[in-house]
Predicted 3D model of an 83-nucleotide RNA (c-di-GMP-I riboswitch aptamer) from an uncultured Rubrobacteraceae bacterium.

RNA sequence: CCUGCGAAAAGGCAACCCCGCUGUGAGGUGGGUGUACGCAAAGCUGCGGGCCUCUCCGUAAGAGAGGUGGCCGGGCCACCGAA
Numbered sequence: 001c002c003u004g005c006g007a008a009a010a011g012g013c014a015a016c017c018c019c020g021c022u023g024u025g026a027g028g029u030g031g032g033u034g035u036a037c038g039c040a041a042a043g044c045u046g047c048g049g050g051c052c053u054c055u056c057c058g059u060a061a062g063a064g065a066g067g068u069g070g071c072c073g074g075g076c077c078a079c080c081g082a083a
Base pairs, nucleotide, nucleotide: 005081006080012039013038017032018031019030020029021028022027037070043076044075045074047073048072049071050068051067052066053065054064055063056062
């Protein structure tokens, strides 16, 4: 120095709830709040799967479009440094 790993330390993110705005919707976004639900990538990314929404078709099945990165996997970037 690199990789793995995740003790400690310094920090970081922010669930839930409330309000505004926005979207047909799943959701998104800003603020408040929170004895912070938790997270070693809870940083980024819709490539794969899952789940959710809308539309078409319609017995069903299926197809298309979208959402979710705090559902999982993958990819990319990254603080610290004990065993």